c-di-GMP-I riboswitch aptamer from a Gammaproteobacteria bacterium, 87 nucleotides, folded computationally. Its mean pLDDT, the model's own confidence on a scale to 100, is 86. Of the family's consensus pairs, 95% are formed in the model. It was read from a public genome assembly, where an Rfam model found it.
[in-house]
RNA sequence: GCCGUACAAAGCCAAACUCAUCGAAAGGUGAGGACGGAAAGCCACCGGUCUAACGGGAUGUAUUCCUACGACAGCGGGGUUGCCAUA
Numbered sequence: 001g002c003c004g005u006a007c008a009a010a011g012c013c014a015a016a017c018u019c020a021u022c023g024a025a026a027g028g029u030g031a032g033g034a035c036g037g038a039a040a041g042c043c044a045c046c047g048g049u050c051u052a053a054c055g056g057g058a059u060g061u062a063u064u065c066c067u068a069c070g071a072c073a074g075c076g077g078g079g080u081u082g083c084c085a086u087a
Base pairs, nucleotide, nucleotide: 005085012037013036017032018031019030020029021028022027035074041080042079043078045077046076047075048072049071050070055066056065057064058063
């Protein structure tokens, strides 16, 4: 120095929910708030999940099915960066 992850120390992030706002929606952003998290820092490359506006099909008019170019990094893998400190 690297990996690992106990006991600590300094701290960090922020689920649900509420309000406001953007969005067709999923969901995002800000404030409050803490369920939890050793990367719950960042990245949509792979798998997965969610939504279905646009588009396409069915349907005898009310609907329904398919579909990501959308979203989720607090679903998993992977990449990348980082604080402290035994065995």